[in-house]
Small-subunit ribosomal RNA from an uncultured prokaryote, 1473 nucleotides, folded computationally.
RNA sequence: AGAGUUUGAUCCUGGCUCAGAACGAACGCUGGCGGUAUGCUUAACACAUGCAAGUCGAACGCGAAAGUCUCUUCGGAGGCGAGUAGAGUGGCGCACGGGUGAGUAACACGUAGAUAACCUGCCCCUUAGUCUGGGACAACCUUCUGAAAAGAGGGCUAAUACCGGAUAAUACUUUUAGCCAUACGGUUUUAAGUUGAAAGAUUUAUCGCUGGGGGAUGGGUCUGCGCACCAUUAGCUUGUUGGUGAGGUAACGGCUCACCAAGGCGACGAUGGUUAGCGGGUCUGAGAGGAUGGUCCGCCACACUGGAACUGAGACACGGUCCAGACUCCUACGGGAGGCAGCAGUGGGGAAUUUUGCGCAAUGGGCUAAGGCCUGACGCAGCAAUACCGCGUGAGUGAAGAAGGCCCUUGGGUCGUAAAGCUCUUUUUUUCAGGGAAGAUAAUGACGGUACCUGAAGAAUAAGCACCGGCUAACUCCGUGCCAGCAGCCGCGGUAAUACGGAGGGUGCGAGCGUUGUUCGGAUUUACUGGGCGUAAAGGGCACGCAGGCGGCAUAACAAGCUAAGGGUGAAAUCCCGGGGCUCAACCCCGGAAGUGCUUCAUGAACUGGCAAACUAGAGUUGGUGAGAGGUGAGCGGAAUUCCAGGUGUAGAGGUGAAAUUCGUAGAUAUCUGGAGGAACACCGGCGGCGAAAGCGGCUCACUGGUGCCAUACUGACGCUGAGGCGCGAAAGCGUGGGUAGCAAACAGGAUUAGAUACCCUGGUAGUCCACGCCGUAAACGAUGAAUACUAGAUGUGAGGGGAAUCGACCCCCCUUGUGUCGCAGCUAACGCAUUAAGUAUUCCGCCUGGGGAGUACGGUCGCAAGACUAAAACUCAAAGGAAUUGACGGGGGCCCGCACAAGCGGUGGAACAUGUGGUUUAAUUAGACGCAACGCGAAGAACCUUUUACCAACCCUUGACAUCCUAUGACAACCCGAGAGAUCGGGCUUUCCUUCGGGACAUAGUGACAGGUGCUGCAUGGCUGUCGUCAGCUCGUGUCGUGAGAUGUUCGGUUAAGUCCGGCAACGAGCGCAACCCACAUCCUUAGUUGCCAGCAGGUUAAGCUGGGCACUCUAGGGAAACUGCCCGUGAUAAGCGGGAGGAAGGUGUGGAUGACGUCAAGUCCUCAUGGCCCUUACGGGUUGGGCUACACACGUGCUACAAUGGCAGUGACAAUUGCUACAAUGGCAGUGACAAUGGGUUAAUCCCAAAAAAACUGUCUCAGUUCGGAUUGGGGUCUGCAACUCGACCCCAUGAAGUCGGAAUCGCUAGUAAUCGCGUAACAGCAUGACGCGGUGAAUACGUUCCCGGGCCUUGUACACACCGCCCGUCACACCAUGGGAGUUGGGUUGGGCAGAAGACGUUGAGCUAACCGUAAGGAGGCAAGCGUCCAAGCUCCUGUUGAUGACUGGGGUGAAGUCGUAACAAGGUA
Repeated sequence: AGAGUUUGAUCCUGGCUCAGAACGAACGCUGGCGGUAUGCUUAACACAUGCAAGUCGAACGCGAAAGUCUCUUCGGAGGCGAGUAGAGUGGCGCACGGGUGAGUAACACGUAGAUAACCUGCCCCUUAGUCUGGGACAACCUUCUGAAAAGAGGGCUAAUACCGGAUAAUACUUUUAGCCAUACGGUUUUAAGUUGAAAGAUUUAUCGCUGGGGGAUGGGUCUGCGCACCAUUAGCUUGUUGGUGAGGUAACGGCUCACCAAGGCGACGAUGGUUAGCGGGUCUGAGAGGAUGGUCCGCCACACUGGAACUGAGACACGGUCCAGACUCCUACGGGAGGCAGCAGUGGGGAAUUUUGCGCAAUGGGCUAAGGCCUGACGCAGCAAUACCGCGUGAGUGAAGAAGGCCCUUGGGUCGUAAAGCUCUUUUUUUCAGGGAAGAUAAUGACGGUACCUGAAGAAUAAGCACCGGCUAACUCCGUGCCAGCAGCCGCGGUAAUACGGAGGGUGCGAGCGUUGUUCGGAUUUACUGGGCGUAAAGGGCACGCAGGCGGCAUAACAAGCUAAGGGUGAAAUCCCGGGGCUCAACCCCGGAAGUGCUUCAUGAACUGGCAAACUAGAGUUGGUGAGAGGUGAGCGGAAUUCCAGGUGUAGAGGUGAAAUUCGUAGAUAUCUGGAGGAACACCGGCGGCGAAAGCGGCUCACUGGUGCCAUACUGACGCUGAGGCGCGAAAGCGUGGGUAGCAAACAGGAUUAGAUACCCUGGUAGUCCACGCCGUAAACGAUGAAUACUAGAUGUGAGGGGAAUCGACCCCCCUUGUGUCGCAGCUAACGCAUUAAGUAUUCCGCCUGGGGAGUACGGUCGCAAGACUAAAACUCAAAGGAAUUGACGGGGGCCCGCACAAGCGGUGGAACAUGUGGUUUAAUUAGACGCAACGCGAAGAACCUUUUACCAACCCUUGACAUCCUAUGACAACCCGAGAGAUCGGGCUUUCCUUCGGGACAUAGUGACAGGUGCUGCAUGGCUGUCGUCAGCUCGUGUCGUGAGAUGUUCGGUUAAGUCCGGCAACGAGCGCAACCCACAUCCUUAGUUGCCAGCAGGUUAAGCUGGGCACUCUAGGGAAACUGCCCGUGAUAAGCGGGAGGAAGGUGUGGAUGACGUCAAGUCCUCAUGGCCCUUACGGGUUGGGCUACACACGUGCUACAAUGGCAGUGACAAUUGCUACAAUGGCAGUGACAAUGGGUUAAUCCCAAAAAAACUGUCUCAGUUCGGAUUGGGGUCUGCAACUCGACCCCAUGAAGUCGGAAUCGCUAGUAAUCGCGUAACAGCAUGACGCGGUGAAUACGUUCCCGGGCCUUGUACACACCGCCCGUCACACCAUGGGAGUUGGGUUGGGCAGAAGACGUUGAGCUAACCGUAAGGAGGCAAGCGUCCAAGCUCCUGUUGAUGACUGGGGUGAAGUCGUAACAAGGUA
């Protein structure tokens, strides 16, 4: 310090997630030692038991017992124990220490102050005293009540307990004067008056007691500032705010009361609600901040819940009192007792938190003169890896790189010097033994025989956890097969998973490691440091304006802000720095620094501010002069539509893509005249004008707002912005009353359609118009708040002015102010903005913080309503989004091409048959191929057999039919016989070869390694192939442009069959494609001349290149020539090229082949072959026989033959080319109607043969019929091939003679030697073609043209598509689940208010009852107490609101959910933008 995740890719915006640190933690797995810390975060839930606050005999009185000794009359007495134990009176303490965080949003806390408004026991200093009397009450004794707890009566008694008197003031009250001060007052002083003290103890020295003053310490009270969220809490308050007086308090004060006044608080957030102890600090962070407040320290609050006071220096009191309440316990039922949020501990709750330990030795506290006693404070120990820190689990050597595991390309690699083995060592490990602290400065040590030290033994007792797809360090195998599972995010898993589970290996940390939770960080993702708002979320619809914020220029003085230096404080601990102590560290100790704050003093006066008095540049006023659909009201006008009346006139009009509804013979439409009425104002008219925006358009008048320009004078900062507020505010809508021509929601009808509640048409009501009143919203948009200043220009236009010029108007130049376009710098994610900023700055306001839920619910305000404004949450997703890029697509555009259409010719689709496929059937009908690009396809040929079987039935074999290795044997094969459907089995006969003598070939048997598989996966693959498409495209290097994806080049203007060529150009070049090079055909030349040819010569036949001969011609097959827009004319840009012409066998690619760029389709093929993985192994392998692949209601594709006269049949009879070899087979004669049989010349081919070419042509016949067309089907008989034609071949003959009379919708091929038509050949093959591949014969028609259909290319445009339109995607309905709103209600909580009530207590009052101290001779009095009453007041009861939860039949919408229904709203002009 960053990273992952939106996309095909990019940049940006933006959320989600991760890596870090931390914890009072918990959970899982694991666990050796020590040190130091820490340990109920939940139920402030309830608590058994023990302990946690006592002490003092030097304040006081009383005063045992056990035991023992002595005496004894044996009843007892006495001494010691002992003035002990013990309780009581009295004093001090119990208000500290310890616990907890419920309450509290507050002067509670923090900080700085105030107290001139106060108190302070014990302690310290100082001063003055401590005189004299008196009466009681406990304890104790005794009587009584009670179960107990306790209580009542009588009697005795002491004190440092209580009370009277004396004395004293610098105490208190009043008062004089000075000084100080903040309103009171403080301080010093004068005078007078008043009240009013004490306690002794012990033994010689102290301790105590009382008054006054001071100090110290600790508190009380008050104040400034700081201190959480909600405005969907906006008004709150009656002791309330203030005054006067009184009371009360230690003290100020409405603290309380009486009276008077009507105030006080609040948008700088009162009141209300919710949450919360606060701080030092802690965690995190670079910091600023954010979160937090456990342990330790300070403060506060509380002590079962609520209330109350008493005592006291101090409490409204944790281990005190009283009352009420809830709960628990005891009880004799009458009544009592209790309060662990002290330390342990128990139950409960919970994910979760320890021992009913030891000791007062230390530190500290209480009492005491002291000894001492008490102390669950504290010191220690125990439990817990809860945290931090430290140590160990061994070290060295050791390669045969052992065994074993894992992987493997089978070679090896790895665990791995790791182990074993050998040699060592012994730590804060372990065990044993010995010594043995500090803590204590005299005594006293719980810890503790502890820490530590020494010695000995012995490698001995001691390693796990998580992870290994990316982020993120670390990889393989097996298992599993969208299952099981993983997952922090992205995402893995559907048969080769580095992501699941296991293993091996590796990585990280290590007595721990992971997970979960929480906080901060990363997150500049609330932005003070440090963000934004044209399009990503975000500018208020617009103005005016109160508060608030900000504010021109200059002077003087002030010093609030600001500021140099200083003072006080900012507790300690913590953090940081330095040093020191535990072996180190954690930890502890000492010192320093810091604590950014508050306060005080004080310097300065630049800036801000307040005050004073000036200025004119901002703002405003004035004079002159303009422009304008600015606003309001009134009046007027013409054109048009409609309607009414009348005239002319006749059959249609209207409307549409086409129609119909509709109007019209009752006279429409059309046309003319007249009239009525309402609404809107053509042309001018213009990115022209005006207005704040909404908005404003005929003409005239009246009233009126704003604004520009020119110029002078005046005012003198009067300004800018603007939360709330107030006003204006399109359209639609609402209310009342008018008006209504046209248009037109709703509605009706007609069309369209699968439907059509739409688009189109015919009608048509609200409404649109006017007046008044509401509503208050719009894509109210420049999606751009207002104001001011500054920052290159160019050009148009509106208004005004100036200069120049002119007779004048224009033209030209300049200034100001509006309104547009382009453009630099700059800005921006880009697009773009650019003096009218989205630039550079300032001021103020509004608004944003992921998408959805949702601008919704609830609440509130407004509204007649519709609704508006304000405005959430649960839940859910990992995205949603902006701009730009490349593609693809469009019922977008432009250009161009193709038998793509059109123009033609011939077909398919109808029939029969052939063939392939689907389906069905079957024991099996093996299997593949499925739009074009599967379907006469693989298959160039299934009767059996088969290098053709894979399918079915039956019968056999198991190292196998085939390959390699090992062992043993030496045969095996062939032949013959038998069994069997055959494979096979049994028997008989016969019996090796080569050799370097080791053995090998071959065969049989055995053994296991292995063979074998047309079994699966073409979605694991290679290779091959199809297709777009023989379409003209596809890319690269360098350079340049862009943040980038990318672009440029390849676009543009021409041209071409072509990214073909030319020109231009930030491009310049290059590659794969195109073309050419290759083959065939067409012309000629040359060479050669057999098997080919025969012109001329000769021979010869019935005939024949048959023969001699010849190679001229044809032909054959080698080589060459020829065609290049080369020539001419025109055109074009003088180019590329194009048009025409000449010549030529051929002319613009001559024709036809071969040749198939980058890529697309997970296209096809594991059944050609090869191959990974998986599967089978007496079978999914191998062999055999037979069957099946040939089935048949049907559907489709591809063909053949036809339907006839351009024909059939019969006869005559002419002309090809390709090609083939162990087959083709001639010829002649014979049998047969024929297929063919028998015979077998010739040819291993330019030699012989198949071989007849057919159509054509000629002659005859048929005469339009289901025929002399057509030939299916069937019967009979044959031929051929072959072991074998039944399932299941081809062919022949005779007989039979089906459908079919030119084919619906639709659809295919073809542009010239082509279509059409005619025959011939070949491969495979025993045999089998209507198929495939070739060959030649005859031989057309048409193309105006590119609007349309299909496919393709280039450019451009839009896009929400990128699996790319067979895309994406919306809403209802149905189903499941989830959270949520409403809801008749039901049921809780908390808080006010009204009423009733009124314990204890305090105060007041009364006090007839009771009464020691004082007074009084006495009676009595003073004083006190009980009791009564009143006031205040807790619980409780009751009533009504408001508030907040839970729940609720039913109901509303929302969200989520691989394959539901209906449509197709949006994205392209999305088919109605």
The sequence is in RNAcentral, with records from ENA.